[in-house]
């Protein structure tokens, strides 16, 4: 130096252009005689970064960064 992957809550990952979610974890209630353990509610996202397309982008497109991997 080229190819291809990945990138979204604190962690793991969903998310086939039309309102950003799950499951762990965080907090409050509750149910239990207690623990353990379950339910219910809430908090928490500039979606790596800049740009374009479009009536609208997590998703299409274009550069760019970091990590993973091939090939040289």
């Nucleotide at each position: 130096g080229g190819g291809g992957g990945u990138u979204u809550a604190g962690c793991u990952c969903a998310g086939a252009g039309g309102a950003a979610g799950a499951g762990c974890a965080c907090a409050a209630c509750g149910c239990u005689g207690g623990c353990a353990g379950c339910g219910u509610u809430g908090g928490g996202g500039u979606c790596g970064u800049g740009g374009g397309u479009u009536c609208g982008a997590g998703u299409c497109c274009c550069a760019u960064a970091a990590c993973c991997u091939c090939c040289a």

A computed fold for a 72-nucleotide RNA from an uncultured bacterium, annotated as transfer RNA. Its Rfam family is "tRNA". Gene Ontology term of the family: triplet codon-amino acid adaptor activity. Its mean pLDDT, the model's own confidence on a scale to 100, is 83.